Description
Predicted 3D model of a 90-nucleotide RNA (SAM riboswitch aptamer (S box leader)) from Arthrobacter sp. The organism belongs to Arthrobacter, within Bacteria. Its Rfam family is "SAM riboswitch aptamer (S box leader)". Gene Ontology term of the family: regulation of gene expression. The sequence is in RNAcentral, with records from Ribocentre.
RNA sequence: CACCCAUCCCGAGCGGCCGAGAGAUCUGGCUCUAUGACGCCGCAGCAACCACCUCUUUGAGACCGGUGCUACCGCCAGGUCCGAUGGAGA
Numbered sequence: 001c002a003c004c005c006a007u008c009c010c011g012a013g014c015g016g017c018c019g020a021g022a023g024a025u026c027u028g029g030c031u032c033u034a035u036g037a038c039g040c041c042g043c044a045g046c047a048a049c050c051a052c053c054u055c056u057u058u059g060a061g062a063c064c065g066g067u068g069c070u071a072c073c074g075c076c077a078g079g080u081c082c083g084a085u086g087g088a089g090a
Stems, first nucleotide, its partner, number of pairs: 001089001004087005013043005021032003024080006044070003049066002053061003074082001
């Protein structure tokens, strides 16, 4: 990083810094936000994609590793030849 595969209604928050918008984007809604949102960092937690392990192996469990995630179904509806994450591959 082109292509390919899978997932995107479950689950899980505190502290510090910052300081005005934020929830991908368009239209229309709905929300969050100076009682500090969004973002960054730390810790904690959730989950179980990959790896490892166990068992009574179409599956289940566990998870100290690599990722991911922790407002609202990717916030909702209709769009985009949109995106995010993981795997595989080069």